[in-house]
RNA sequence: GAUAGAGGCGCGGUUAUCAAGAGUAGCUCACGGAGAAGCACCGGGAAGUGCGGGAGCGAAAGGGGUCGCCGCCGAAGGGUAUCCGUUUCCCGAACGGAUAUGCCUGGGCCGUCGGAGAAGAUCCGCCGGACUGUCGCAAGGGCUUUGCCCACGCGGAGAGCUGUC
Numbered sequence: 001g002a003u004a005g006a007g008g009c010g011c012g013g014u015u016a017u018c019a020a021g022a023g024u025a026g027c028u029c030a031c032g033g034a035g036a037a038g039c040a041c042c043g044g045g046a047a048g049u050g051c052g053g054g055a056g057c058g059a060a061a062g063g064g065g066u067c068g069c070c071g072c073c074g075a076a077g078g079g080u081a082u083c084c085g086u087u088u089c090c091c092g093a094a095c096g097g098a099u100a101u102g103c104c105u106g107g108g109c110c111g112u113c114g115g116a117g118a119a120g121a122u123c124c125g126c127c128g129g130a131c132u133g134u135c136g137c138a139a140g141g142g143c144u145u146u147g148c149c150c151a152c153g154c155g156g157a158g159a160g161c162u163g164u165c
């Protein structure tokens, strides 16, 4: 360098389904009012539009859970940069998408805090904790001893680890 693999509450995608969204938006009916102020966008500016409660009908998207299926083991996630999209327009923010980037993270779990979110769902990040795979160093026990099993301290990181060439 090539290739094949391992980790396990492992990772990503997706059909179906379920909850939430929400008795909300919207529509219909009748009632009362107005032609103004005030208020309404994530924030600011400009323009424009929009009245209130009642009765009936009554969603969807984005975000998730579960089963199955598919692709996988830097799987993937996050950060950053650039571009695109999201209200009538402009600026900013946020969110979504694409591309780039060894900048960070071995893996999942639990907890605090912070962020995203309508959310007590769920996701993301820092920190802490024990666990787990792997390698290095140190150091034992058992057995059917070129190996297998058990116990055990410290440390490292996927740019790693194991097999083959």
Stems, first nucleotide, its partner, number of pairs: 001165005008073001010072005016066003026057004031052002039050002042092005076105003079101008106132002109129003113125004134156004140150004
Molecule: Lysine riboswitch aptamer
Organism: bovine gut metagenome